Notes:
Two RNAs folded together computationally: RNase P RNA and transfer RNA, 481 nucleotides in total.
RNA sequence: CGAGCGCGCUGGGUGGUCGCUCUGGCGGAAGCCAGGGAGGAAAGUCCGGACUCCAUAGGGCAGGGUGCUGGGUAACACCCAGGAGGGGCGACCCUACGGAAAGUGCCACAGAGAGCAGACCGCCUGGACGGCGAUGGAACCGUCUAGGUAAGGGUGAAAGGGUGGUGUAAGAGACCACCGCUCUAAUGGUGACAUUAGAGGCACGGCAAACCCCACCCGGAGCAAGACCAAAUAGGAGGACAAUGAGGUGGCCCGCCUCCUCUGAUACGCUCUUAUGAGCAUAUCAGAGCCCAACACAAGGGGUCCUCGGGUUGGUCGCUUGAGGUGUCGAGCAAUCGGCAUCCCAGAUGGAUGACCACCACCCAAAAAGGGUACAGAAUCCGGCUUACAGGCGCACUCGGGCU
RNA sequence: GCCCCCGUCGUCUAGAGGCCCAGGACGCCACCCUUUCAAGGUGGAAAUCGCGGGUUCGAAUCCCGCCGGGGGCACCA
Numbered sequence: 001c002g003a004g005c006g007c008g009c010u011g012g013g014u015g016g017u018c019g020c021u022c023u024g025g026c027g028g029a030a031g032c033c034a035g036g037g038a039g040g041a042a043a044g045u046c047c048g049g050a051c052u053c054c055a056u057a058g059g060g061c062a063g064g065g066u067g068c069u070g071g072g073u074a075a076c077a078c079c080c081a082g083g084a085g086g087g088g089c090g091a092c093c094c095u096a097c098g099g100a101a102a103g104u105g106c107c108a109c110a111g112a113g114a115g116c117a118g119a120c121c122g123c124c125u126g127g128a129c130g131g132c133g134a135u136g137g138a139a140c141c142g143u144c145u146a147g148g149u150a151a152g153g154g155u156g157a158a159a160g161g162g163u164g165g166u167g168u169a170a171g172a173g174a175c176c177a178c179c180g181c182u183c184u185a186a187u188g189g190u191g192a193c194a195u196u197a198g199a200g201g202c203a204c205g206g207c208a209a210a211c212c213c214c215a216c217c218c219g220g221a222g223c224a225a226g227a228c229c230a231a232a233u234a235g236g237a238g239g240a241c242a243a244u245g246a247g248g249u250g251g252c253c254c255g256c257c258u259c260c261u262c263u264g265a266u267a268c269g270c271u272c273u274u275a276u277g278a279g280c281a282u283a284u285c286a287g288a289g290c291c292c293a294a295c296a297c298a299a300g301g302g303g304u305c306c307u308c309g310g311g312u313u314g315g316u317c318g319c320u321u322g323a324g325g326u327g328u329c330g331a332g333c334a335a336u337c338g339g340c341a342u343c344c345c346a347g348a349u350g351g352a353u354g355a356c357c358a359c360c361a362c363c364c365a366a367a368a369a370g371g372g373u374a375c376a377g378a379a380u381c382c383g384g385c386u387u388a389c390a391g392g393c394g395c396a397c398u399c400g401g402g403c404u
Numbered sequence: 405g406c407c408c409c410c411g412u413c414g415u416c417u418a419g420a421g422g423c424c425c426a427g428g429a430c431g432c433c434a435c436c437c438u439u440u441c442a443a444g445g446u447g448g449a450a451a452u453c454g455c456g457g458g459u460u461c462g463a464a465u466c467c468c469g470c471c472g473g474g475g476g477c478a479c480c481a
Base pairs, nucleotide, nucleotide: 001400002399003398004397006395007394008393009392010391012360013359014358015357016356017355018354020037021036022035023034024033025032026031039375043386044385046384047383048382049381050380051222052221053220054219058254059253060252061251063218064217065216066215067214068082069081070080071079072078083097084095085094086093087092098213099212103211104210105207106206107205120153121152122149123148124147125146126145127144128143129142130141131140161179162178163177164176165175166174180202181200182199183198184197185196186195187194188193226317227316228315229314236308237307238306239305240304241303245259246258247257248256249255260289261288262287263286264285265284266283267282269280270279271278272277290302291301292300310480311479312478324343325342326341327340328339329338330337331336361373362372363371364370405477406476407475408474409473410472411471414430415429416428417427422461432448433447434446435445436444454470455469456468457467458466
């Protein structure tokens, strides 16, 4: 100097004028003064939590998620460190990385054979016939046939360890050496795992982002959650449901909760009775109990669900002080955690955070004139992931070339 | 803001690991029939399966990430 790799930061600056919004102060009001006012992704809504409600959140099944090991954390599908496998000359990067010697299923086409493997060609052995002659035999060749063989060819994504040798009729872990694999033991490590030694001729194809098995985790809904005030309307209509039942518990079952229980009076109906009277059922009214309801309790409420219809489009809270920022010290390889000091830093809902001018910086343009300043705009709040992003800066490292 | 669903020829759709370089209907094009048009018949074209990665021997289909479209959710009585 060129090429690259990892981590972190930044995302126009200063001044002035005029505006918007929130908070505090002053003021009768108009208004004035002081202070604050977008992001690293505010985005996608993909994970995890906080918070709130569902009269309970319990158990089981189903369903969903995660998946090497150890650590971090409120939690995670995130982060850090490590292991194994793969890629790169290297710095370094990537990995949905439990189980296929539990079970089930699938492996199209091609191919002889695709899962308790398999002889199409080839190789080898035997037999018959032919070439073959007047007869017989041997060798060779060809056809047929009975076998052996997984070395070689061919098919396929995949053909039941690989390479070399011994061996054999030809072959073959049949045997041997090395590599691979499996099992056992020892050692090191918290562990994933690694190393070493011994044994075993090899038994175990692939797919679990197929069902499944194993381990762990998950109640549901979401700030339009939810609480309060005010206004308005028809506090309306229809449907489902009956006690060995129905509804709710937004998947199912158990469990739990609700639809309530008792007494008296009146009315009507039915049964028994000659009648008085007795019993049953329904409706209305009254009273008591019980439940909502945690020791107790005023007021209040005691069918639930679904659909349709009616009214409003207001205000307050939730709402921003928080797993918070900055600095420093300490623990840790790190992620991260702890101590101390200090600071308060958006909260509008027709939804504020802007516009203009001057100078400077950078880019386009040979220069001037001129133009431009990436992606993008908070909506309950945090921790992550993913995606978008012009340009610039810093630190550490690798490879190549040149010069001294 | 929060939640849910969908994406296949021009249009509506089938498909659920291989039978699919994707089938059908309407539409389009050419030819036949007809004096001509329509109807009818025969044939043909027309799909990056929204996009990009991954799993698998093999993906419209399974998984992940983006893109686009659609729908629902306020309060009161």
Its mean pLDDT, the model's own confidence on a scale to 100, is 76. It holds a member of the Rfam family "Bacterial RNase P class A". Rfam classes the family as a ribozyme. Gene Ontology terms of the family: ribonuclease P activity, tRNA processing and dimeric ribonuclease P complex.